[in-house]
Formats: sequence, structure tokens, C1' cells
RNA sequence: GAGGUAGAACUAACAGUCGCUACAUAUAAGUAGAGGAAAGUCCGGGCUUCACAGAGUAUAACGCCGGAUAACCUCCGGGAGUGGAAACACUACGGAUAGCGCAACAGAAAAUAUACCGCCUUAUUACAUGAUUCUAUUAACUUAGAGUUUUGUAUGAGGUAAGGGUGAAAUGGUGGUGUAAGAGACCACCGCUAUUUAUAGCAAUAUAAUAGGCAAUGCAAGCCCCGUUAGAAGCAAUAUCAAGCAGAGGAUUGGUAACUCUGCCAAACAUCCUCGGGUGGAUAGCUCAAAUUUUAUAGUAAUAUAAAGAUUAGAUAGAUGACUGUCUUACACAAAACCCGGCUUAUAGUUCUACCUUUUUU
Repeated sequence: GAGGUAGAACUAACAGUCGCUACAUAUAAGUAGAGGAAAGUCCGGGCUUCACAGAGUAUAACGCCGGAUAACCUCCGGGAGUGGAAACACUACGGAUAGCGCAACAGAAAAUAUACCGCCUUAUUACAUGAUUCUAUUAACUUAGAGUUUUGUAUGAGGUAAGGGUGAAAUGGUGGUGUAAGAGACCACCGCUAUUUAUAGCAAUAUAAUAGGCAAUGCAAGCCCCGUUAGAAGCAAUAUCAAGCAGAGGAUUGGUAACUCUGCCAAACAUCCUCGGGUGGAUAGCUCAAAUUUUAUAGUAAUAUAAAGAUUAGAUAGAUGACUGUCUUACACAAAACCCGGCUUAUAGUUCUACCUUUUUU
């Protein structure tokens, strides 16, 4: 210098004039005023209301180990697996001998699985071929008949799962012994199993030793099993004030906001349905938050504790706009509606740090 990986900051600023909203003032002046994601509404809570207790069932979410947190499907640190040359990245990461289910097509066969090709042995079998024996015969191993045996082909019987084929996957792998030919049949190494043992570690796990020829396809993002957790609704929650009206009929015991049971409490209250009348206003909730900045201590870190500092966006048919000057990378994506912690998505430009690989120079 080039390529790559991981992380972070800013998102224009200053001054003036006019305009809008809130606070304050009460004539005013003054102070403040939409983002890093405010978006999505995907998670978690704070807060509000309802609710008498206990037990069981259902439903939903999560799922390696250890920590952080108010909590989470979030974050930090480790382990295992996969990808990458590496820095690093990703993981819906408990269980497939508790049970059930699925795996098209191809293939002989897909879990109570298995023989298509091939290899080996064999047949009082058939055919062909070579050699040889006996008997008779011949000039002659010449001819005829009967037998033995080698090789090959066809058909049948038995053995085999090593080789080949199909497939995403064929039932441990490599090398040898052995066999008629083969096979964990046996052996060595690897793999696998073990409420095994030892060492390191809080643990997940890793390494080693010992024993055993040894259950073995995949899917649980299929049902399911195991473990942990979970009440519901939501600021249009809810509370108060003002104004106004008119109740009628029906059903039923009701009370924990998933269901059932037991107990307890209430008894015309309460709950639900139909028809009808009145209101649609004002105030609070509404912004001090588990928030945020700096320093110190502890910790690998997430973070915790302590001290100090700063401190106003609160609209409600919904406020933050226009102009001028200086400066200038600031043009993209894009506007709070109870508040906060995360995740995800969109995106222009500028700046910084560490690490990996490589080139050149000193």
C1' cells in the first nucleotide's frame, strides 16, 4: 500500500428578524421545543382496573453450561457442531431403545428391512470340447461300445452380503488372517457403548485408561415425552367534576378475566339478553424515567455500588415554519401521542480503533 473481519461516533453548527406551542409572567422580556431509527407493533416490563382460598386439567412459550437484568425469544462469557486459509460468522443446540407417524420416484430391499447383477459349491440333468482307461475289432490310438476326468454354456438346488448398481440415506470404516466363496467369523488401529475409573473445570465438556464385537438411516421447524415459566384487559386503561333523562320486558343463583372440583362469602343483590330515553363537556392521568453524563472501585465482560453534575416536547383535527449572514461532508432513510429496556427493518455522507492475510521498503 491492497484485500478482508469486528466494533464505535456524528447526523450539521452559530447569530439575527418575523411566526407557532408549552412553562412562566400578567404589559412584557425570558427559557425550551420531533430520531438513530421516532418506523414495525415483534418481545419484555413499569403503571391502571377487575379478582375469596386451595387442588387438578388444558393452552402457550422457551430449551447446551454458567452469569447479567425489573424482565425477555435480550445481552456477556464459555462448550459442541458447521463454514472459512485466517481474523471471524452461524445454530429452531433437551430426548429417536416411552409410544405413534412420514420418507415420493428409483431400487431386490427403507427398520420385525434385504438378493437385481455378481462370486462359490453342487446335480445318477442336457449339450459341446480336450485327455485317458477297458472290451471287441483293425495293417494302424482304424472302427464300435462302456466308463473316468478337464473346461465351457443352459437349467435347477444350496451358500454369500465382501465387489457392482439404485438412491439424500443400504447398516460401522481401513488393512490383514481365514474361507469353497465370503462375513466382526477372528485380529490390529479408528469409531461406538458404559448410572465405569482418573485428571482439569462451578458446569456444559475435554483428555487418558479399562471392559465390551457392539444397539446403529433421517425427520421431533411431525404428533409426542421431559424440564422451566405464564391471570386477563389495556392510557380509547382509569379517577373526579358538571349537565341531562324514563324506564319496560325476559332468563338465571352469583362471586378468581381458560375449564372442572372442594371449601368460603353473598340472596333479589348480582349477571346476561331485547326494546326505549339522555349525554357526547371539563379536569387529572401527561411526563423525574429500573432514564442520562462524568469519575472511582469490583469484575474477562455484560453489569453492579458510591459520589458529583445537568434537568421542562406534552399536542388533542393534532405545535417546531419562513428569510438573511457566517461556516460547511451533512443531500439519504425519514416525524413523538402513557413511559422505559431490547430486537428487526430502511438508509446518504464523514471520522476513528483493533485484528487477519498479503506486497514492497528499511
Predicted 3D model of a 362-nucleotide RNA (Bacterial RNase P class A) from a Spirochaetota bacterium. The gene name in the source record is rnpB. It matches the Rfam family "Bacterial RNase P class A". It is annotated as a ribozyme. RNAcentral holds the sequence, with entries from ENA. NCBI's taxonomy places the organism under Bacteria, Pseudomonadati, Spirochaetota.